RNA sequence: AGCGACAUGGCGCAAUGGAAGCGCGCAGGGCUCAUAACCCUGAGGUUCCAGGAUCGAAACCUGGUGUCGCUA
Numbered sequence: 001a002g003c004g005a006c007a008u009g010g011c012g013c014a015a016u017g018g019a020a021g022c023g024c025g026c027a028g029g030g031c032u033c034a035u036a037a038c039c040c041u042g043a044g045g046u047u048c049c050a051g052g053a054u055c056g057a058a059a060c061c062u063g064g065u066g067u068c069g070c071u072a
Stems, first nucleotide, its partner, number of pairs: 001071007010024004018055001026042005048064005
């Protein structure tokens, strides 16, 4: 320098056009003599940034940033 993949709660990942969910973690409660385990509830995300198309975008298009990989 060229090409490709990825960027979504604190962490790891889903969601391929009707508006974001799972696991772990965190907080409160239940159970227990108590802790762990188990059960219930809850908080937490302007979906990397800026534009565009669409009635409607995490998703499609354009540009940018960052990380990883391949080639030279």
The prediction has a mean pLDDT of 86. This is a predicted structure of a 72-nucleotide RNA (transfer RNA) from Sugiyamaella lignohabitans. It matches the Rfam family "tRNA". Rfam describes the family as follows. Transfer RNA (tRNA) molecules are approximately 80 nucleotides in length. Rfam classes the family as a transfer RNA. Gene Ontology term of the family: triplet codon-amino acid adaptor activity.